[in-house]
RNA sequence: GCCCGAUAAGAGCACACCCGGAGUGAUCCGGGGCCGCAAACCCAGAGGUCUCGAACAGCGAUUCGAGAUAGCUCGGAGCCGAA
Numbered sequence: 001g002c003c004c005g006a007u008a009a010g011a012g013c014a015c016a017c018c019c020g021g022a023g024u025g026a027u028c029c030g031g032g033g034c035c036g037c038a039a040a041c042c043c044a045g046a047g048g049u050c051u052c053g054a055a056c057a058g059c060g061a062u063u064c065g066a067g068a069u070a071g072c073u074c075g076g077a078g079c080c081g082a083a
Stems, first nucleotide, its partner, number of pairs: 004081002012037002017032006035071001042076002045074003048069008
């Protein structure tokens, strides 16, 4: 350095929920909270899921555009270092 991932050390993050705020919405931000995470630290490239708008259609669904989700999966780069 690569593969790999542990009842590891030092740290870190913070599900649900509550309060306040932003947004048509998915959701996000701040505070509290602490289910969990060898990466749950960042990135929207691919897929999935979700939201909004439009078209076609006719009440099913399809297509396109814009957005959200990194704690859905893959991928990229990064952090730690036992076997």
A computed fold for an 83-nucleotide RNA from an uncultured Gemmatimonadota bacterium, annotated as c-di-GMP-I riboswitch aptamer.
It matches the Rfam family "c-di-GMP-I riboswitch aptamer". Its family is annotated with cyclic-di-GMP binding in the Gene Ontology.
The sequence was found by an Rfam model in a public genome assembly.